Small-subunit ribosomal RNA, 5' domain from a metagenome, 473 nucleotides, folded computationally. The full RNA is in RNAcentral, with records from SILVA. It matches the Rfam family "Bacterial small subunit ribosomal RNA". Its family is annotated with ribosome and structural constituent of ribosome in the Gene Ontology. Its mean pLDDT, the model's own confidence on a scale to 100, is 87.
[in-house]
Context: one part of a larger RNA
């Protein structure tokens, strides 16, 4: 110098665009962050004579694998970048066919019960787009090519919405390989599913991925295993480049959801606000038992140098659910806080010499502050008040918002500060101290004429900042 997600001292007038727990992935009080479908289905409830409408939970469907966070593990096919075969894929889309006929239940409801509670047990009744079983079955699978296996679900206001098979396409994703991605040799050997083969099992798939059996094989000084350390990338910052160093926002990709295992269901998880086991820690109990997980959005305690509102709104964008009307969305859009950053704007403008007091300063003439003030003449940005007032939304619908934005009125009014003057390094005098009390990046200054302490005048830089620390090049 030039940078920072930056603290800290002093100091602060406005506006746009950013950014804002780097430390304890440390514990969490509240309330919110995943619903939606009554056009799948039979009920409770309330009104009403009824038809119906309003509600509720419950079976059912589709979504809670997306979105949001954080970065603790990982030195790995984890990313990164080129390839490659043995794969799966709901919604969407395209094509081609099909949607016959039965049937047995469980919630809910009744009824009797148990628990302090969470919750639950028992008998009985009931639909369905739930679950079953039979036909059919071009094309699907398996097949020794003979044969075998295997599907649907209907609603209704008649216009649509769905439903099964097979085949394609999109799209997500799962696997595998070249090549690149920290430190340490005071870390030299390391390996038994260990490396390979046959053969089963399993997986959507290929593989020691799992097992039986054979073989003794595999990895290394071009650093294997140990150990310490880190999420990695587009990018960031410096730097003429080479290079060095970083991984905060914001995209991608990956890991993880108190802490350790597990598997369910499902196209898709071994699932952040699902289960189930074990465990710490919190909580509620009638002491039998039970109940929870903010690394979602605000918020609080701690910890810290330190890092925000327990705010609006679905008006837009996008999700999810519905045929739709709509719901639902702490994603998101905005607002609020903070000079943390960058950027842009003001703190007036001309004219004014008796060069005023008033301050320092002196060789006592004077110099210097300084056109600087006063004094006249202007001007109104931002800022206050008053009055209109938007795009964003080309049908309706605006949280931002009476916001930007315009027009008026008043009036120089409301609006400067930091730091430094010995060389480095712009910028010089007095007083006070007298190796003391300080200063200091370096050299270094101070022990009675200190331009280097500490006032004070002047000066020099910077400027709503400035200075100093910290950390990078």
């Nucleotide at each position: 110098g030039a940078a920072c997600g930056a603290a800290c001292g002093c100091u602060g007038g406005c506006g746009g665009c950013a950014g804002g727990c780097c430390u304890c992935a440390a514990a969490c009080a509240u309330g919110c962050a995943a619903g939606u479908c009554u056009a799948g289905g039979g009920g409770g409830g309330u009104a009403g004579c009824a038809a119906u409408a309003c509600u509720c939970a419950c079976c059912g469907g589709c979504g809670g694998a997306c979105g949001g966070g954080u970065g603790c593990g990982u030195a790995a096919c984890a990313c990164g970048u080129g390839g490659g075969a043995a794969u799966a894929u709901a919604c969407c889309u395209u094509u081609u066919g099909g949607u016959u006929c039965g049937g047995a239940a469980c919630a809910a409801c009744u009824g009797c019960g148990g628990g302090a509670a969470a919750c639950u047990g028992c008998a009985g009744c009931u639909a369905a787009u739930a679950c079953c079983g039979a036909a059919u079955g071009u094309g699907c699978c398996c097949u020794a090519a003979c044969g075998g296996g295997g599907a649907a679900a209907g609603a209704u206001u008649u216009a649509u919405c769905g439903c099964c098979a097979a085949a394609g396409g999109a799209u997500u994703a799962g696997c595998c390989c070249g090549c690149g991605u920290a430190g340490g040799a005071u870390u030299a050997g390391c390996u038994a599913g260990u490396u390979g083969g046959u053969g089963a099992g399993g997986u959507a798939a290929u593989g020691g991925c799992u097992c039986a059996c054979c073989a003794a094989g595999g990895c290394u000084c071009c650093g294997a295993u140990c150990c310490u350390u880190a999420g990695c990338u587009g990018u960031u910052c410096u730097g003429a480049g080479a290079g060095g160093a970083a991984g905060a926002u914001c995209a991608g990709c990956c890991a993880c959801a108190c802490u350790g295992g597990g598997a369910c269901u499902g196209a898709g998880a071994c699932a952040c606000g699902g289960c189930c086991c074990a465990g710490a820690c919190u909580c509620c109990u009638a002491c039998g038992g039970g109940a929870g997980g903010c690394a979602g959005c605000a918020g609080u305690u701690g910890g810290g140098a330190a890092u925000c509102u327990u705010g609006g709104a679905c008006a837009a964008u996008g999700g999810g659910g519905g045929a739709a009307a709509c719901c639902c969305u702490g994603a998101u859009c905005c607002a609020g806080c903070c000079a943390u950053g960058c950027c842009g704007c003001g703190u007036g403008a001309g004219u004014g010499a008796u060069g005023a007091a008033g301050g320092c300063c002196u060789u006592c003439g004077g110099g210097u502050u300084g056109u600087a003030a006063a004094a006249c003449u202007c001007u109104u940005u931002c800022g206050a008040c008053g009055g209109g007032g938007a795009c964003g939304a080309u049908a309706a619908u605006g949280a931002c918002g009476g916001u930007a934005c315009c027009c008026g009125u008043a009036g120089a009014a409301g609006a400067a500060g930091c730091u430094c003057c010995g060389g480095c390094u712009a910028a010089c005098u007095u007083c006070g101290u007298g190796c003391c009390a300080g200063c200091a990046g370096c050299c270094g200054c101070g022990g009675u004429a200190a331009u280097a302490c500490g006032a004070a005048g002047g000066g020099g830089g910077c400027u709503a900042g400035c200075g100093u620390u910290g950390u990078u090049c």